Small-subunit ribosomal RNA, central domain from an uncultured bacterium, 351 nucleotides, folded computationally. The RNAcentral record of the full RNA draws on ENA and SILVA. Its mean pLDDT, the model's own confidence on a scale to 100, is 87.

Context: one part of a larger RNA
RNA sequence: CUGAGUGUAAAGGGAGCGCAGACGGCGCGGCAAGUCCGGAGUGAAAACCCGGGGCCCCACCCCGGGACUGCUCUGGAAACUGCGGCGCUCGAGUGCCGGAGGGGGCAGGCGGAAUUCCUAGUGUAGCGGUGAAAAGGGAUAGUUUGGGGGGGGAACACCAGUGGCGAAGGCGGCCUGCUGGACGGCAACUGACGUUGAGGCUCGAAAGCGUGGGGAGCAAACAGGAUUAGAUACCCUGGUAGUCCACGCCGUAAACGAUGAAUACUAGGUGUCGGGGCACAACGUGCUUCGGUGCCGCAGCAAACGCAUUAAGUAUUCCACCUGGGGAGUACGUUCGCAAGAAUGAAACUC
Numbered sequence: 001c002u003g004a005g006u007g008u009a010a011a012g013g014g015a016g017c018g019c020a021g022a023c024g025g026c027g028c029g030g031c032a033a034g035u036c037c038g039g040a041g042u043g044a045a046a047a048c049c050c051g052g053g054g055c056c057c058c059a060c061c062c063c064g065g066g067a068c069u070g071c072u073c074u075g076g077a078a079a080c081u082g083c084g085g086c087g088c089u090c091g092a093g094u095g096c097c098g099g100a101g102g103g104g105g106c107a108g109g110c111g112g113a114a115u116u117c118c119u120a121g122u123g124u125a126g127c128g129g130u131g132a133a134a135a136g137g138g139a140u141a142g143u144u145u146g147g148g149g150g151g152g153g154a155a156c157a158c159c160a161g162u163g164g165c166g167a168a169g170g171c172g173g174c175c176u177g178c179u180g181g182a183c184g185g186c187a188a189c190u191g192a193c194g195u196u197g198a199g200g201c202u203c204g205a206a207a208g209c210g211u212g213g214g215g216a217g218c219a220a221a222c223a224g225g226a227u228u229a230g231a232u233a234c235c236c237u238g239g240u241a242g243u244c245c246a247c248g249c250c251g252u253a254a255a256c257g258a259u260g261a262a263u264a265c266u267a268g269g270u271g272u273c274g275g276g277g278c279a280c281a282a283c284g285u286g287c288u289u290c291g292g293u294g295c296c297g298c299a300g301c302a303a304a305c306g307c308a309u310u311a312a313g314u315a316u317u318c319c320a321c322c323u324g325g326g327g328a329g330u331a332c333g334u335u336c337g338c339a340a341g342a343a344u345g346a347a348a349c350u351c
Base pairs, nucleotide, nucleotide: 005321006320007305008304012319014203015202016201017200021196022195023194025088026087027086028085030083031082033081034080035077036076037075038074039073040072041071042070048066049065050064051063052062053061054060091193092190093189094188095186096185097184098183103179104178106177107176108175109174110173111156116151117150118149119148127136164171165170208249209248210247211246212245213244217243218242222238223237224236225235260318261317262316263315264314265313268296269295270294271293272292273291274290275289276288277287278286279285280284300307301306324351325350326349333344334343335342336341
């Protein structure tokens, strides 16, 4: 190093881009580094293996052969790898045409419902809340209720769908501008430009942090009322950070499909979304094809559960990760961070 693995037993990095590296399509010449064949030199002796011999035997010793799997030189081979040359189009990309989409924390504008507050009027004793209550708010300082006017913030009912988009996190009122990607069709162009990707860089829910704004509702903490043996809870009434915006940090998660990325191949059936083609008695139906997304199911796989063309099947390439439980994602050190902490990550001991 190999003989094992990573959906749920330990184990897929949260996601992307990508330097190095690893791996890499088809055809024809060339070179000969790897590779293969032949020859030569060397590979000391001893040891080792085989055969024989000497001490009575063994150990030991002696002789012969093999081996020393290597290195160097030299003659050749050219399938494969490599290097270099010429060419190709199916991989990849570009172009043109087309439609779909909650893709974008990019910018701006607009809208209605609801909650809450203010306001004048109406109106008068109850309201609120619960399992039941109380606390709370109100009774000439007029609550609640219904309607009018005004303010403000946040979120966008129905549509809405195992529907769509995005690499992931995630994305949902309407309109405009800016902008990313995917898909279908045509085959005009480039001609292997590809795959993966240690480090690195970027993105990354919620909470949290810094500065400044904003603050309707909700609501950690907190206070009160209940419940209870107690009740630092569940229930009720309040309520501050926060939730919102701008800029800057943090970098985590059951960041989940608990399933890394890419390519090829391997029965089917049935929905649905986006596009194309064909047929028809043609305003829709049928057949077919490409891309996505579900369900069922054969072979195969699997410890089973289950997976099954969206593989957990059959193969190949590259990365990441695992190696008994606890100690422990702890200590120490280092890096990062304003902090909270994050990343890396043991051992003693113990079962």